[in-house]
RNA sequence: CCGUGCUAGGCGGGGAGUCAGCGGUGCCCUGUAACCCGCAAUCCGCUAUAGCGGGGCUGAAUUCCCUUUUGAGAUCCCGACGCCUUCUCACAUCACCGGCCCGGAGCGUUGAAGGCCAGGGCCUGCGCGACGGCGGCCUGUGAACCCCGUCAGGACCGGAAGGUAGCAGCGGUAAGCGGUCACUGCCGGGCGCCGCAGAACCACCUGGCCUGAGCCACCAGUCGGUCGAGGGGGGAGGGCUAGGCGACCGAGGAAGGGUGCGCGG
Repeated sequence: CCGUGCUAGGCGGGGAGUCAGCGGUGCCCUGUAACCCGCAAUCCGCUAUAGCGGGGCUGAAUUCCCUUUUGAGAUCCCGACGCCUUCUCACAUCACCGGCCCGGAGCGUUGAAGGCCAGGGCCUGCGCGACGGCGGCCUGUGAACCCCGUCAGGACCGGAAGGUAGCAGCGGUAAGCGGUCACUGCCGGGCGCCGCAGAACCACCUGGCCUGAGCCACCAGUCGGUCGAGGGGGGAGGGCUAGGCGACCGAGGAAGGGUGCGCGG
């Protein structure tokens, strides 16, 4: 060096989470030429040689081991001048309220504003009227017997004279059921060009008198106010995201190095 048979090793790895810790099942990432069966999240197996049990393939290097480098991705941290949101500040604008008013409109010598007088409306009490309701009065009807009067017939008592109760009929009446609304009692109130008395009289309405030129605030303007609306801006706080040659792991890729035994030639 060649052939052959073995053995160590390999037949995926990683992150977060869980756990005293390690590994697995489950989640996520990466990746493939990358075995099979059984077990398992209130879980399964184990203890620093840290999955266990069974079977299979490969096997000394393209596949195993180590170092360097690159590096998907996860977790953590920071985090905007971008986006969302809360508070606050001043400001322009709008709305509303109040004051003023050299302007415009309107009212005013057919008399503004103001003053005085009278009345009204408003309020309270008492009446009057009208309306309505319920009663009374009036009227009709109204009881088989247990309401009244009169009681034919008949009945009862009596020797008789006479007497007693009493149905129907007739007349009447009670409760009840109707009618009428003239009169009358009580009650009611979105009734009234009604009356009397009182209260009130700031304002409002009407009239009269005095006086004699303003009044009004609709528009415009102006000043002020508002737990009002809304806009962009300044400041402060919170959240999210882009992002970070951030931290810690790190699959995969690349480069370099390393790796046993038997037999035969």
The RNA shown here (Bacterial large signal recognition particle RNA) has 265 nucleotides and comes from a Candidatus Eiseniibacteriota bacterium.
Rfam family: Bacterial large signal recognition particle RNA. It is annotated as a non-coding RNA gene.
The organism belongs to Candidatus Eiseniibacteriota, within Bacteria.